Context: one part of a larger RNA
């Protein structure tokens, strides 16, 4: 030098994207135990304190308790064996997932809603028999969506689906067959050639024709959507309030620099001497918003993010030991 250990004055996270590593913490007793909270948690919260051995004593042995001595740097004398506490984002929660770079906030879940389906069921496989569903029957079966739990889920059906409707309009094969052409017995005409019955072939107009479109309602926990300019209050400012355009209806409660905010390190308050990150307001939401769920929320998490105490060879700044390669020589 590398790799694994072990130990280091003072300092004690000054290191670093980040306390990553590492130290620290610890089994039992005993005692104590906060916000908040679904009363169940939280909680081994936190925190403080014991502990070998010998000897007497009490007591019903085991042993426990009291009083007393003894030794050691250390008495749970080794191993193994939780550090903790504060705030936030997410996800409610155990779970499950990218075998072998991602374990997460993705999935998934109890929950709720909406659809579909009357049983020979919908759905799904399968040219079909026939299978599954299901040896089940709407408290079951199959599809999406949300995703525990409190408190709510505001408007728009113009568009797109979807679900009824059947009046009118358009619409396919088929049904129909007026007519038209070819052909020619025949007639005409000196002749070139003209007409042409029937029938045979070809082609074909009206009229007749279903869903379906057009139409006319419903419906958004159905795909989805939810404005803009002008003025105006006895200081300025702002605008409760009017004016007009437009529209299917103009964003409602909530909650807002937010896993969303670009300008941006917004501005203010708190933390620190010193804060682009944190946390708490504000609201000017570049581009939050109500089951593509809004807001919150006790418990959980090898989740992320921000502060603390305690530790300490991360670091100031190195430095010794060890054991295993390297190196040299054989």
């Nucleotide at each position: 030098u590398c790799a694994u250990g072990g130990c280091u004055a003072a300092g004690g996270a000054a290191c670093u994207c980040g306390g990553c590593a590492a130290a620290a913490u610890a089994a039992c007793c005993c005692u104590g135990u906060a916000a908040c909270u679904u009363c169940g948690g939280g909680a081994g919260a936190a925190g403080g304190g014991g502990a070998g051995c010998c000897c007497c004593g009490a007591c019903c042995u085991a042993g426990u308790c009291g009083g007393g001595g003894c030794c050691g740097c250390a008495g749970a004398g080794a191993a193994a064996u939780g550090g903790c506490c504060c705030a936030g984002g997410c996800g409610a929660c155990u779970g499950u997932u990218u075998a072998a770079c991602a374990a997460a906030a993705a999935c998934a879940c109890a929950u709720g809603u909406c659809c579909c389906u009357g049983c020979g069921a919908a759905a799904u496989c399968g040219a079909a028999a026939g299978a599954u569903a299901a040896a089940g029957u709407a408290u079951a079966g199959a599809g999406a969506c949300u995703g525990a739990c409190a408190c709510c889920u505001g408007c728009c059906c113009g568009g797109u689906g979807c679900u009824g409707g059947a009046a009118g309009g358009u619409u396919a094969a088929g049904g129909g067959g007026g007519g038209a052409u070819g052909u020619u017995a025949g007639g005409g005409g000196u002749a070139a050639c003209c007409c042409g019955a029937a029938g045979c072939a070809u082609u074909g107009a009206a009229c007749u024709g279903a869903a379906g479109c057009c139409c006319c309602a419903g419906u958004a926990a159905a795909c989805g959507g939810c404005g803009g300019c002008c003025g105006u209050a006895a200081c300025u400012a702002u605008a409760a309030c009017g004016g007009u355009c437009c529209u299917a209806a103009g964003g409602u409660a909530g909650c807002g620099a937010a896993a969303u905010u670009c300008c941006u390190u917004g501005u203010c308050g708190g933390g620190u001497a010193a804060g682009u990150u944190c946390c708490g307001a504000c609201c000017u939401g570049c581009a939050c918003g109500a089951a593509u769920g809004g807001u919150g929320u006790a418990a959980c998490g090898a989740u992320c993010u921000g502060g603390g105490c305690g530790c300490u060879g991360u670091c100031u700044c190195g430095g010794c030991c060890a054991u295993g390669a390297g190196c040299u020589c054989g």

The prediction has a mean pLDDT of 87.
Predicted 3D model of a 330-nucleotide part of an RNA (large-subunit ribosomal RNA, domain IV) from a compost metagenome.
It matches the Rfam family "Bacterial large subunit ribosomal RNA". Gene Ontology terms of the family: ribosome and structural constituent of ribosome.
RNAcentral holds the full RNA, with entries from SILVA.